Model confidence (mean pLDDT): 86 of 100.
Predicted 3D model of a 1231-nucleotide part of an RNA (large-subunit ribosomal RNA, half B) from uncultured Methylocaldum sp.
It matches the Rfam family "Bacterial large subunit ribosomal RNA".
RNAcentral holds the full RNA, with entries from MGnify.
Context: one part of a larger RNA
């Protein structure tokens, strides 16, 4: 250093995002206890006192209860109650310590406020929450084989419940409430209307056949449910306005006015878990308050069961405030165990292209150990730190791509469970009541004229009546209100018709029929009502049978309905599969997406961009062809209404006019106007070019055929040219020597013509298609975004020119406008260069290191400079640049100092260095958007931060080897580094200036801050080996004394050491060269000129001076001292090689005792000629009167012996123990 502990001086939250974390509190008894309140609670609120021992005393009571006593109701009674056992105060006296729940267990309080009422649920492994739940309340469904769920069903759950039941869905205790709005969407309800499907099948067609027929088609009529229409529902999903104007200051509008809507938001609340602007504004708190807390209302963008607004009481819940606590802080020190380090055994992993792996500037795929250059740099370890190796780890989770995949969602397509509708079957009788269509029957039938209510059409001269005629009374039915029909009655003989009108003549009469209507009879549909035998029965009883299964009978219920089976139609995210385009200086948004014209387009054609600029998605039967035949436009003057332009005449002028429509390019022989006559706006074709990837596209003489103008050469397959557009497949039309599945034919097919696309995303994926995803997932991409470097400088910061002006006067003391030239790489961009098989993103803490465009100290010019204090400008990087309050903040305000409280860089220096408040996964909530999953550089609680260091690098400390012989001391000092800071007082002097006010410089002197080295004498703090007090429990048999545990058990003190907040010291002075600026002499340039030659001042900067390290300064450096051998031989003879015998120094080291030295090495100190450690011995200190024993006391305990006894590291002494004895190392005189 880590990781657990202990203790702390002054101060006490300054720390911080936040009191995180740690302290503190704490047990019993007592005494006290507030606002609120749902009257429970808040409450252990808060705040207090008291606690040991030992005496009175085991008292006083209590409890069992023997013997015993009393007493009745005579019991297994009941009441008292010696003895024995057992609980055991209060008081009161004493007594002791620093403390007496002495240890250990054991609440920190309060105060304002969100949000949830509560107790509880939850993301097993980052979220415990305000989310869930919850009692209570509403809504809705559901009559029992209940609804609902779960299954294919059979069954089951619901519930062996039964509307005070059950299930759904909102809301969330209580309390006060809980508006408008039914125009959207849902649900509910509605016997009429449209629409409408299978089924039914009128017709009329095609085929084929002699023909009955058979076949294909056409599809009138009938034919639910749903929609559609017409109501109701909002504690269903939702939803709840805008202009203008107005009052006698002024503002504001109670008032008015429009205009819309389904209805414009009431109560209540509000910068709020919800207020962008916003740190709104006032007010409390504070020294200072982007937070809290009470108000205001300008609600971007509250609002009433997606419930409003309160609210006691809770809450490991969010904010904010005090008290008390304290090492979180100021600022850290000591100390205790465990690691870390050394040694002895044991022994991983993760990484590794290979490594001989150095600093700077620069280059470079844009940020170099490895490329260039300079510069440093003997070889090697070990313990340490992390700045770098774009370290490690995880084929980036963030962006983008994919014609990846996945879940989700929904008024995206398209299906489907399901639910429901309808026909038929299962399936039967009666009876009714109605439609339709048949058959008969019987009626019906107003235009005008006209005696009148004349339905066609034909036949007709008579017809009808006692089988009761006219006409008169009642009733029915039609009605166009005139009348007709039908019946009864009455009545007793007549009533109509051919005539006059009418397109038609008599219901006089008969016959065929039409229109509508009645009744009748059949065939057919619908409806309702009965009935039972079919189908049901989870109703009784009986049986199998000891059975709530099951399966027979039987009594009942229901009953042709459910059910179910096949078709059909709606509904249907409950499932399912799927789409949900591209291009883009990322990506969405926005815009584009086919075709014409022009510029870019670099004089041949082509040429890109999300460059500039305009058009087309047609017109037209003349606006086409021909022939003849004309000239426009403007301006000037002249001319009735007439003007600037009307039609008219002159003259100029000459293509400006016109061209159906965008440009261009053309147009007078016109292509431009007029007129005539026409259809060539034709048919089958086509040599040959232009264009071109293809598919497309464009021009075309000519040749047949038959047309139009023309007198005629001739022109004319549309339009002055260049847009005006869609391949392919299906599919319709019409034609048609083509094809025809046995054959004839049909049907169908091919051809020719044509027709149907904003397939406009326009070379057209499909007939038919939208969105989320922060739950997310897979591939891939530095092909492409966010950080951060690059490049780059629009912005953006600085500088300078010009100088119009402000400045009273004067540009240039200061300020400087239009405008112009740099510079810088700290803003915001723009590029999209490295890096997506990962470069961690903001603030802060820590540590820093450069730049100077200087905040303060330091030296200068001007000054609108009296002094003081300024201002503005050059030079100048030494050294310094506070503390708090609010916000994550950076920054900014604000408080209070201060000489002065810089400005930038350094991967917005600094997460293998730490934080994690903010941002930016998962979970919740608000406000807003979205129908909906959801969604927001909007808010808001809440959320895992990983690495044992191999290189480089830094900062320690070692070993090797070098330094021309070894070796022990002393130096020198290239060279590096470290210091560098300022304030106040006071004397010069109340001088100098100044009217006063006020007040210097120069120079001396004194004494602080903050920093920074030393040190432990004094303060003080630590001080688990030193001493005393004390609890509780165990041990030493007991007592006495001690000793073990309980954080060192607590407490009170301290010795050496280490520290700081204590004590001393430290920056200076001084010299050299200079910077700005300031001279001195002096040409050039006969003056001037600080300057060209020369010479002098002149700053905290630079160089030295001061302090530390340094000769590995391989350039290895001086100086002193100390220590080493004889002989022989050999050759190329200052050297050198060989052999024999002999030495083994001086001086280090191993070892060992040991250190105020130290991870290990080292370093120092000793090693018997010896104090190096222990130990004794004495002394110092601390502590605070030990034990024994004696006296006093009933005891607790005093008292005396006693400043006692005990004291670690400190001091001095003393060899009593160990530092024994040895063994290596290094030579013989040096190129």
């Nucleotide at each position: 250093c880590c990781c657990g502990g202990g203790a702390g001086a002054a101060g006490g939250a300054a720390c911080u995002c936040g009191g995180c974390a740690a302290a503190u509190u704490a047990g019993c008894a007592c005494c006290g206890u507030a606002a609120c309140u749902u009257c429970g609670g808040g409450a252990g609120a808060a705040g207090g006192u008291g606690c040991g021992c030992c005496c009175c005393g085991g008292u006083a009571g209590g409890g069992u209860g023997u013997a015993g006593a009393g007493g009745c109701u005579u019991g297994c009674c009941c009441u008292c109650g010696a003895a024995g056992c057992u609980c055991g105060a209060u008081g009161g006296g004493g007594u002791u310590g620093c403390a007496g729940u002495g240890a250990a267990a054991a609440g920190g309080u309060g105060g304002c406020u969100g949000c949830g009422a509560c107790u509880g649920u939850u993301u097993a492994a980052u979220a415990a929450a305000a989310a869930c739940a919850c009692a209570g309340c509403a809504c809705u469904g559901u009559g029992c084989a209940a609804a609902c769920a779960c299954g294919a069903a059979a069954g089951u759950g619901g519930a062996c419940g039964u509307a005070u039941a059950c299930g759904g869905u909102g809301u969330g205790a209580c309390g006060c409430c809980u508006g408008c709005c039914c125009g959207g969407u849902g649900c509910c309800g509605g016997a009429a209307g449209g629409u409408u499907a299978a089924g039914u099948g009128a017709u009329g067609g095609g085929g084929u056949g002699c023909a009955a027929g058979c076949u294909c088609u056409u599809g009138a009529u009938c034919g639910a449910a749903g929609c559609c229409c017409c109501g109701g529902u909002a504690a269903a999903c939702g939803g709840c306005g805008g202009c203008c104007g107005u009052a006698a200051c002024u503002a504001u509008a109670a008032c008015g006015g429009u205009c819309c809507u389904a209805a414009g938001g009431u109560a209540g609340c509000g910068a709020a878990a919800u207020u962008c602007c916003u740190u709104g504004u006032c007010g409390g708190g504070u020294a200072a308050g982007u937070u809290c807390c009470g108000a205001c209302c300008c609600g971007c963008a509250c609002g009433a069961a997606u419930g409003g607004c309160g609210u006691a009481a809770c809450g490991a819940u969010g904010g904010c405030c005090a008290c008390a606590c304290u090492g979180u802080c100021u600022c850290c020190u000591c100390u205790c165990g465990g690691g870390a380090c050394u040694c002895a055994g044991c022994g991983a992993a993760g990484u590794u292209g290979a490594a001989a792996u150095g600093u700077u500037u620069g280059u470079g795929a844009a940020g170099a150990u490895g490329c260039a250059a300079u510069c440093u740099a003997c070889c090697c370890g070990c313990g340490g730190c992390u700045a770098g190796a774009c370290g490690g780890a995880a084929a980036g989770a963030c962006c983008c791509c994919a014609u990846g995949a996945a879940c989700c969602u929904u008024u995206a397509c398209u299906g489907u469970a399901g639910c429901u509708u309808u026909a038929c079957a299962u399936u039967g009788g009666a009876c009714u009541u109605u439609g339709a269509c048949a058959a008969g029957a019987u009626c019906u039938g107003u235009g005008u004229a006209g005696g009148a209510u004349a339905g066609g059409u034909g036949g007709g001269a008579g017809a009808c009546u006692a089988u009761g005629a006219a006409g008169c009374g009642g009733g029915a039915a039609c009605g166009c209100c005139a009348g007709u029909u039908c019946u009864c009655g009455u009545g007793g003989a007549g009533u109509c018709a051919a005539c006059c009108u009418u397109g038609a003549a008599a219901u006089a009469c008969c016959a065929c029929c039409c229109u509508g209507a009645u009744g009748u009879u059949g065939u057919u549909g619908a409806g309702g009502u009965u009935c039972u035998a079919a189908c049901c029965u989870a109703g009784g009883c009986c049986c199998g049978u000891a059975a709530u299964c099951c399966g027979g009978g039987u009594c009942g219920g229901g009953g042709a309905c459910c059910g179910u089976g096949u078709a059909u139609g709606g509904u249907a995210g409950g499932c399912a599969g799927u789409u949900u385009g591209a291009c883009u200086g990322g990506g969405g948004c926005g815009g584009u997406c086919u075709c014409c014209u022009c510029c870019c387009a670099a004089a041949g054609a082509g040429u890109a961009a999300c460059g500039g600029a305009g058009g087309a998605g047609u017109g037209c039967g003349a606006a086409g062809g021909u022939a003849a035949c004309c000239u426009a436009g403007g301006u000037a003057c002249g001319g009735u209404c007439g003007g600037a332009a009307a039609u008219c005449g002159u003259a100029c002028u000459g293509a400006u006019a016109g061209u159906g429509c965008a440009a261009u390019g053309g147009c007078a022989u016109a292509a431009g106007g007029u007129u005539g006559c026409u259809u060539g706006a034709c048919u089958g074709c086509g040599a040959g070019a232009c264009g071109g990837a293809c598919a497309g596209g464009u021009c075309g003489a000519g040749c047949a055929g038959g047309u139009g103008c023309g007198a005629a050469a001739g022109c004319a397959g549309g339009u002055c040219a260049u847009a005006g557009u869609g391949a392919u497949c299906c599919g319709g039309u019409g034609g048609u020597u083509c094809u025809g599945u046995a054959u004839g034919g049909a049907a169908g097919g091919g051809c020719c013509a044509u027709c149907g696309c904003u397939c406009a995303a326009c070379g057209g994926a499909u007939a038919a298609a939208a969105g989320g995803u922060a739950c997310g997932c897979c591939g891939g991409g530095g092909a492409u975004a966010a950080c951060a470097g690059g490049c780059u400088g629009a912005u953006c910061g600085g500088a300078g020119c010009c100088a119009a002006g402000a400045g009273u006067u004067c540009a240039u003391a200061u300020c400087g406008a239009c405008g112009c030239u740099c510079c810088g790489g700290u803003u915001u961009g723009g590029c999209a260069c490295c890096u997506c098989g990962a470069u961690g993103u903001c603030g802060g803490c820590u540590c820093a290191u450069c730049g100077c465009a200087u905040c303060c100290u330091g030296g200068a010019g001007c000054u609108g400079u009296a002094g003081a204090a300024g201002g503005u400008u050059c030079c100048a990087a030494g050294g310094g640049u506070u503390a708090g309050g609010c916000u994550g903040u950076u920054c900014g305000c604000c408080u209070a100092u201060u000489a002065a409280a810089g400005c930038g860089g350094u991967a917005c220096g600094u997460g293998a260095g730490c934080u994690g408040g903010g941002u930016u996964c998962a979970g919740a909530a608000c406000g807003u958007c979205g129908c909906g999953a959801g969604a927001c550089a909007g808010u808001u609680c809440g959320g895992u931060c990983c690495c044992u260091a191999u290189c480089u690098g830094c900062g320690g400390u070692g070993g090797g080897c070098g330094g021309a012989g070894g070796a022990a001391a002393u130096u020198u000092g290239a060279g590096a580094g470290g210091g560098c800071c300022u304030g106040g007082c006071u004397c010069u002097a109340g001088u100098a200036c100044g009217a006063g006010a006020g007040g210097a410089c120069c120079g001396a002197g004194c004494u602080g801050g903050a920093c920074g080295a030393a040190c432990c004498u004094c303060u003080u703090g630590u001080g688990a080996u030193c001493c005393a007090g004390u609890u509780g429990u165990c041990a030493c048999a007991c007592c006495a004394g001690u000793g073990g545990c309980a954080c060192c058990g607590c407490u009170g003190g301290g010795u050496a050491g280490c520290g700081a907040a204590g004590u001393u010291c430290g920056g200076u002075c001084a010299g050299g060269a200079u910077a700005a600026g300031c001279g001195c002499u002096g040409a050039a340039u006969g003056c001037a000129u600080a300057u060209a030659a020369g010479c002098g001042c002149g700053a905290a900067a630079c160089c030295u001076u001061c302090c530390u390290c340094a000769a590995g300064a391989u350039g290895a450096g001086a100086u002193u001292u100390c220590c080493c051998a004889a002989g022989g031989g050999g050759g190329u003879c200052a050297g050198c090689c060989c052999c024999u015998u002999c030495u083994g120094a001086a001086g280090g080291g191993c070892c060992g005792u040991c250190g105020a030295a130290g991870a290990c090495g080292a370093c120092g100190a000793c090693g018997u000629u010896g104090a190096u450690a222990g130990g004794c011995c004495g002394g110092a200190u601390g502590u605070g009167u030990a034990a024994g024993c004696g006296c006093a006391g009933c005891a607790a305990u005093g008292c005396g012996u006693u400043g006692a006894g005990c004291u670690u590291a400190c001091c001095g002494g003393u060899a009593c123990u160990a530092a024994u004895a040895g063994c290596c190392c290094g030579u013989u005189c040096g190129g």